Transfer RNA from Intestinibacter bartlettii, 74 nucleotides, folded computationally. Its Rfam family is "tRNA". The family's RNA type in Rfam is transfer RNA. Rfam describes the family as follows. Transfer RNA (tRNA) molecules are approximately 80 nucleotides in length. Gene Ontology term of the family: triplet codon-amino acid adaptor activity. The sequence is in RNAcentral, with records from ENA.
RNA sequence: GGAGAGUUAGCCAAGUGGUUCACGGCACCUGACUUACAUUCAGGAGAUCGGGAGUUCGACUCUCUCACUCUCUA
Numbered sequence: 001g002g003a004g005a006g007u008u009a010g011c012c013a014a015g016u017g018g019u020u021c022a023c024g025g026c027a028c029c030u031g032a033c034u035u036a037c038a039u040u041c042a043g044g045a046g047a048u049c050g051g052g053a054g055u056u057c058g059a060c061u062c063u064c065u066c067a068c069u070c071u072c073u074a
Base pairs, nucleotide, nucleotide: 001073002072003071004070005069006068007067010026011025012024018057028044029043030042031041032040050066051065052064053063054062
């Protein structure tokens, strides 16, 4: 240089253009349990879906552009 995949909460991760709240796990907070901690159980908070623009009645989802990460290849 060329090709491909990806970017969603602190971490991981699901999500066919349409709903009221963007699913779930770990972690975190509160309570129960315990002398205490851990485990376990119950509840709770946390996201403008990488930036920008476009298409559409409607975009995490489709298109363009920019940035970043990974893989293959020369």